[in-house]
RNA sequence: AGAGUUUGAUCAUGGCUCAGAGUGAACGCUGGCGGCGUGCCUAACACAUGCAAGUCGAGCGAAGCAACUGUCUGUAGCAAUACAGAUAAGUGCUUAGCGGCAGACGGGUGAGUAACACGUAGAUAACCUGCCCUUCAAAGGGGGAUAGCCAGCCGAAAGGUUGGGUAAUACCGCGUACGAUUCCAAAAGGGCAUCUUUUUGGAAUGAAACAUCCGCAAGGAUGGAUGAAGGAGGGAUCUGCGGCCUAUCAGGUAGUUGGUGAGGUAAUGGCUCACCAAGCCAAUGACGGGUAUCCGACCUUAAAGGGUGAACGGACACACUGACACUGGGACACGGGUCAGACUCCUACGGGAGGCAGCAGUGAGGAAUUUUGGACAAUGGGGGAAACCCUGAUCCAGCGACGCCGCGUGGAGGACGAAGGUCUUCGGAUUGUAAACUCCUUUUCUCCGAGAAUAAGAAACCUCUAGAAAUAGAGGGAGUGAAUGUACCGGAGGAAUAAGCCACGGCUAACUUCGUGCCAGCAGCCGCGGUAAUACGAAGGUGGCAAGCGUUACUCGGAAUUACUAGGCGUAAAGCGCGGGUAGGUGGUUCUGUAAGUCAGUUGUGUAAGCUCCCGGCUCAACUGGGAGAGGUCAACUGAUACUGCAGGACUUGAGUGUGGGAGAGGAUACUGGAAUUCCCGGUGUAGCGGUGAAAUGCGCUGAGUUCGGGAGGAACACCAAAGGCGAAAGCAGGUAUCUGGACCACUACUGACACUGAGCCGCGAAAGCUAGGGGAGCAAACAGGAUUAGAUACCCGGUAGUCCUAGCUGUAAACGAUGCACAUUAGACGUGAGGGGUAUUGACCCCCUUCGUGUCGCAGCAAACGCAUUAAAUGUGCCGCCUGGGGAGUACGGCCGCAAGGUUGAAACUCAAAGGAAUUGACGGGGGCCCGCACAAGCGGUGGAGCAUGUGGUUUAAUUCGACGCAACGCGAAGAACCUUAUCCUGGGUUUGAACUACUAGAAGUAGACCUAUCGAAAGACUGGUCGGCCUGUAAAGUCAGGAGCUAGCAGAGGUGCUGCAUGGCUGUCGUCAGCUCGUGUCGUGAGAUGUUGGGUUAAGUCCCGCAACGAGCGCAACCCCUAUCCCAUGUUGCCACGUCCGUAAUAGACAGCACUCUUGGGAAACUGCCUCGGAUAACGGGGAGGAAGGUGGGGAUGACGUCAAGUCCUCAUGGCCUUUAUGUCCAGGGCUACACACGUGCUACAAUGGCCGGUACAACGAGCAGCAAAUCCGCAAGGAGGAGCAAAUCUCUAAAAGCCGGCCCCAGUUCAGAUAGUGGGCUGCAACCCGCCCACUUGAAGGCGGAAUCGCUAGUAAUCGGGGAUCAUCUGGCCCCGGUGAAUACGUUCCCGGGCCUUGUACACACCGCCCGUCACACCACGAAAGCUGGGUGCAACCGAAGUCGGUGAUUUAACCGCAAGGGAAUAGCCGCCGAAGUUGUGACCAGUGAUUGGGGUGAAAUCGUAACAAGGUA
Repeated sequence: AGAGUUUGAUCAUGGCUCAGAGUGAACGCUGGCGGCGUGCCUAACACAUGCAAGUCGAGCGAAGCAACUGUCUGUAGCAAUACAGAUAAGUGCUUAGCGGCAGACGGGUGAGUAACACGUAGAUAACCUGCCCUUCAAAGGGGGAUAGCCAGCCGAAAGGUUGGGUAAUACCGCGUACGAUUCCAAAAGGGCAUCUUUUUGGAAUGAAACAUCCGCAAGGAUGGAUGAAGGAGGGAUCUGCGGCCUAUCAGGUAGUUGGUGAGGUAAUGGCUCACCAAGCCAAUGACGGGUAUCCGACCUUAAAGGGUGAACGGACACACUGACACUGGGACACGGGUCAGACUCCUACGGGAGGCAGCAGUGAGGAAUUUUGGACAAUGGGGGAAACCCUGAUCCAGCGACGCCGCGUGGAGGACGAAGGUCUUCGGAUUGUAAACUCCUUUUCUCCGAGAAUAAGAAACCUCUAGAAAUAGAGGGAGUGAAUGUACCGGAGGAAUAAGCCACGGCUAACUUCGUGCCAGCAGCCGCGGUAAUACGAAGGUGGCAAGCGUUACUCGGAAUUACUAGGCGUAAAGCGCGGGUAGGUGGUUCUGUAAGUCAGUUGUGUAAGCUCCCGGCUCAACUGGGAGAGGUCAACUGAUACUGCAGGACUUGAGUGUGGGAGAGGAUACUGGAAUUCCCGGUGUAGCGGUGAAAUGCGCUGAGUUCGGGAGGAACACCAAAGGCGAAAGCAGGUAUCUGGACCACUACUGACACUGAGCCGCGAAAGCUAGGGGAGCAAACAGGAUUAGAUACCCGGUAGUCCUAGCUGUAAACGAUGCACAUUAGACGUGAGGGGUAUUGACCCCCUUCGUGUCGCAGCAAACGCAUUAAAUGUGCCGCCUGGGGAGUACGGCCGCAAGGUUGAAACUCAAAGGAAUUGACGGGGGCCCGCACAAGCGGUGGAGCAUGUGGUUUAAUUCGACGCAACGCGAAGAACCUUAUCCUGGGUUUGAACUACUAGAAGUAGACCUAUCGAAAGACUGGUCGGCCUGUAAAGUCAGGAGCUAGCAGAGGUGCUGCAUGGCUGUCGUCAGCUCGUGUCGUGAGAUGUUGGGUUAAGUCCCGCAACGAGCGCAACCCCUAUCCCAUGUUGCCACGUCCGUAAUAGACAGCACUCUUGGGAAACUGCCUCGGAUAACGGGGAGGAAGGUGGGGAUGACGUCAAGUCCUCAUGGCCUUUAUGUCCAGGGCUACACACGUGCUACAAUGGCCGGUACAACGAGCAGCAAAUCCGCAAGGAGGAGCAAAUCUCUAAAAGCCGGCCCCAGUUCAGAUAGUGGGCUGCAACCCGCCCACUUGAAGGCGGAAUCGCUAGUAAUCGGGGAUCAUCUGGCCCCGGUGAAUACGUUCCCGGGCCUUGUACACACCGCCCGUCACACCACGAAAGCUGGGUGCAACCGAAGUCGGUGAUUUAACCGCAAGGGAAUAGCCGCCGAAGUUGUGACCAGUGAUUGGGGUGAAAUCGUAACAAGGUA
């Protein structure tokens, strides 16, 4: 610091996702040790049990105990004394009660609270303060009670009650008292309004308690108590500022706001009350709703920010829920009280008891959070004079990898590298120095020992000082440890006790094999899996981290994706439809003042901890100690005055006013005009009109339409007219008049910042629509009819609202320049509208300058690009509005507006990983332009109808083997299925290392094998007998031995026309012999890409020329190759035969000679737009011509660019993987591939007279031939047979060419056409013609009389027609491939059909139109809205009831303290009454939540249904 993901690719927009850090975590797998931390985030749910707040006997009485002392008694003893017992006077110990202090701290929790609760800075001249500290003063003298206790009574208990007696540092008077409090008076100061301080005088009021020690006493000391002043610390109250969401909460408030007076409080105050006034708060968000303890800090971040508020520290709030007060310095009190409520427990049913959000612990909830531990040794707290007691605060231990930190699980050596595993191209590679093995070490571990370390600083006691002593101070000082026999240290032992988890397609470090086969599964995003998965599962290997590793959840980051730092709004989301204007924000030049902002300095504060830096302590680190720094919208004071603000003064350039002009569909009202449509009347006049792609509906003989004249009525205003004008926008158009708004120009007289923008607010606002009333010619939703159509609720032909007017409403539009308003700055060029000026002129008509408006182009600049560009989308300023992924949705609910329709404001659940912009390359278009092709047209002949042949589908079958399926499958693979072929395709019979191949091991001797042969069998094969019977190499030969070939057995392995052509190679088809397809360098573009290759011509051609930011090049085109057409040279047998010779015939013939000709073979020549002319651009090229055998690639062939179709082929061959191995291999027999209601393709033969038949007769070429072609001759009607000359071929044979020509017959008919089918008899091939061959002869003689829709081929030696040959092949052709003979017609032309090429255009397509895609309906699931209602919750208002309790009133009765001789007074009290008052009850509102038959739309789903709305002119833009 970025990355993945929208696309075929690109840029930008934009969301989603990932990598990082963190956690009070949880879950999964795993787990050695230690240190330091940390541990109910959920049910503020309920709690068993124990503990968590007591202490003081030096405040008091009393009770108990019996250690000591005392006293008494008994026993023993002479006695001292000892022992035992009693007693309870003293000492000591214990403690229920009275009394004091503390239970308001410490500890817990975060429910409530949006608040002066918290933070921060201030204020209190408006306050309180126990214990503690300092100072001053004082402590005299009395009194009456009461608990405990005793006795009685009630009660189950808890507890209560009556009587009696008793103490105090308990309680109450009196005296004394100051500087205290209150009041009065005076004086002097201070301040900030109320006020306050000091001094003086006067009046009133107000105190106390003792205990212990020492002392003979006086008195001293310690602690406590009293009054006063001050301090410290604590508390209380008030204020400024700061920190959540929601406006779908807009108005709230009656003690409310203020005043006067009173009450109350420690104290101010509506805190409370009475009276008076009517205020107060709010868009700078009151009120309401939701949520939430706040902060120091913690996490994250570069920072700014964002999130959090566990642990530690500060504050607040709460203590089962609600209310209340008492005590007290402090509470409305967690372990106090009273009442009400819910719950739990006890009960004798009458009544009682309780409150873990203290520490442990239990249940419940939950994904989830510990021991019913030890100790007061330390730190701290309470009490005490102290010892000491208490302390679940605290310190420790236990449990949990929950976190952070540290350590270890060994170290060194050790192979061209063990075994095993895995992979393999079988060679090897890898695990891997890893292990084993050798040497070493001992942190950890186990055992043993040592260690009373340190954390400790106290009393007593000793010494010294003061003092009479008590006591006080100083110094010394034994002892005391929960943790703990712990840390640490030493010794012994021995590598001994110790490694896992996740990942490995990209992001993201790390790859292979097997299994699986869109299954099982994975997945954070993109996405993997449908038989070769680096993505699933396993294994091996590798990577990462490591006592942990992953996952899940959450936070920040990345995210500049809410943008303060730091974003945007023409087309991506986003400018309000337009204006006026309030608040607000912002604001020209200059002077003076002020000092709020701003800036500087000083002071205070910002607890500690944390953070940063430095230095220390634990072996290091975590952790921890010390020091410094940092941290703020903070406060106070002092100063500065440039800028902003504020106050005052001045100015003119912003703004406005004035004067003079002209322009304009600017607005409103009234009047008025002509053309046209329609209708009515009349004339004319006759059969149609009208309408459409074509028709029909419609109108018309009752006279339409046409035409002429007259009339009625409504609406709109041709030409002018324009890129024109005006207006804020919507919008505005015949003419005239009246009223009226704004802008502009010229002049520069006046005002003097009066300005800009503008949330709310107000006004205007097309069309459609609504209300009321008019009007209604034309047009025209709805609607009807006619067409079209598969349908046609459309497109095409008719008609009502409406459109028009008046008055009102509605308030929206792609209300668009998709561009808010205002101001300023920044090159120009060319138009145009309205003015002004200049020069010149008769005249501004051309020309120049200038202001405002309106356009086109264009530089810089900007922009993702397109584009914008002085009318900015450039550069700046001010203000407003708006945006934050797509869908759901501009929907729902609520509010406001509206008569309604509806408008405005405006969500969420859920769902997707995209949606969208601009541009690029293609492809496509029922877009355009140009061009080509037997593409159409023009022609000729066919197919489609018939019969047959052949192939395919289908059907059938035991099987009818398999493949090929639009063109580009279907006389195709197959150039030839009776067996074989042949493929298990079917039936049946055999065989299993096999029919064929390779290696290894072992074996075999008359063996293997060959021939003959008997038997069984369909054959394969099995089996019998006989004969023969070894070979090669080495060693000199033989023998022997060894090896090899062959054989047998075994073991590896063979074999497979089994699957996958969608794993492949090779080969092939096709677009297409179409003219295209690319590259290098350069240039342009952010880029994909473009340019080149486009353009103007031309060509069969990206062929060539010219031009051009391109210049060149490659694969294609063409040419080079073959055949053919002319000639030449050479050649001359088997070919040829002109001349010549010979022989010979009726004639041809034959031989010789010859190579002239034909021909053969080889080699050359020739054609190149070369020549002429015209056109063209002086080009390329084209038209015409000459010559020539041939003329513009002469004709034909071979030759097939980059690529497309997952095209075809695993059954030619090769090949990965899979499958099979007594079978899917292999051998054999028979059958099948030849079936047959049917459909299609390709052909043959015909339908006849341009013919058929008969007879005669003429002329080819290409080829083939030894398991062959076969002549002559003979036989047979013929097929054919016999025969075998000749020929491995220019020699012989196949071989007759046929159509043609000549002559004859037939005479238009199912025929002398046609030949299917069938019968009989033959022939040939072959082991064999039954299924299932071909041929011949005789006989039979079917359909068929030129073929519907539709469709095919062909442009010249072509079509058509005629025959011939060949491959395969024993036999078999109507197919295929070749050969020659005869030999046409037509092409105006490119509108249309099909295919193709180039350019351009549109696109929502890119699997590319066989594309994409919309809506209803049906089904399933999901969330949401409405809904008669139902349920719950908090809450408002109005009442009722009214506990406890304070306060007030009254006050029976009663009462110790004071007064009084007494009566009585004073004071207090039960009870009752009143105000307030919690819970509860009733009624009634609004709100929120849940649920609800039914219903509504929405979303998502596999290949369902119907249509085809959109994207191309998407077929009606």
Source information: Model confidence (mean pLDDT): 81 of 100. This is a predicted structure of a 1517-nucleotide RNA (small-subunit ribosomal RNA) from a metagenome. It matches the Rfam family "Bacterial small subunit ribosomal RNA". The RNAcentral record of the sequence draws on SILVA.